Molecule: Purine riboswitch aptamer
Organism: Cytobacillus stercorigallinarum
RNA sequence: AUAAUUUUAACGAAUAACCUUCAUAUAUCCUUGGUAAUAUGGUCCGAGAGUCUCUACCAGACUGCCUAUAACAGUCUGACUAUGAAGGCAGAAUAUAUUUUA
Numbered sequence: 001a002u003a004a005u006u007u008u009a010a011c012g013a014a015u016a017a018c019c020u021u022c023a024u025a026u027a028u029c030c031u032u033g034g035u036a037a038u039a040u041g042g043u044c045c046g047a048g049a050g051u052c053u054c055u056a057c058c059a060g061a062c063u064g065c066c067u068a069u070a071a072c073a074g075u076c077u078g079a080c081u082a083u084g085a086a087g088g089c090a091g092a093a094u095a096u097a098u099u100u101u102a
Base pairs, nucleotide, nucleotide: 004015005014006013007012018088019087020086021085022084023083024082025081026056030048031047032046033045034044041066042065050057058078059077060076061075062074063073064072
């Protein structure tokens, strides 16, 4: 746990908004210009590239590293967006009614 539309005498069915899951894209990745801090620190902006693809390209935590210098690194967790597909209840107990069988 179906807004709405169509259809059915009704039960229902179809389309479909919406939701969930899976798949593809992209790795929330990479490159680069400027800028800021200094172990109580490791920031903040711009550009490029990446997709049969619009948009996005960050956040948090942990670990390491840098002995005073200008440079950070690794790991884990989390989506958004585009497209496609599938699905959108199931089971048990009790009571009543109807039908069928023994």